[in-house]
Molecule: SAM riboswitch aptamer (S box leader)
Organism: Chryseobacterium sp.
RNA sequence: GGCUUAUAAAGAAAGAUGGAGGGAACUGACCCUGUGAAAUCUUAACAACCUGCCCAGUGCAAGGUGUUACAUUCAGCCUAUAAAGGAAAAAUAAGCA
Numbered sequence: 001g002g003c004u005u006a007u008a009a010a011g012a013a014a015g016a017u018g019g020a021g022g023g024a025a026c027u028g029a030c031c032c033u034g035u036g037a038a039a040u041c042u043u044a045a046c047a048a049c050c051u052g053c054c055c056a057g058u059g060c061a062a063g064g065u066g067u068u069a070c071a072u073u074c075a076g077c078c079u080a081u082a083a084a085g086g087a088a089a090a091a092u093a094a095g096c097a
Stems, first nucleotide, its partner, number of pairs: 002096006013043005021032003026076004044068003048065003051061003054057001072089001077086003
């Protein structure tokens, strides 16, 4: 990387390096960003899935993966007058080959 299934309600950041981008991709919008983006490192935190525990639940732990602006940000395809809903795609986990 491929296939299947599930989920997106909530939660959690400081420091150092760095030096202009970032919010998955394309177009448009919107937002964050020199009061310092991405990325890397250190330390800490969160608890979604797996895992462990018992008091069995919005429980505890934090070993694996993951995460720590806001939000799968909105429109794009379908239904719909609209509001809204769905699909697709992407993300994460678990499993399979």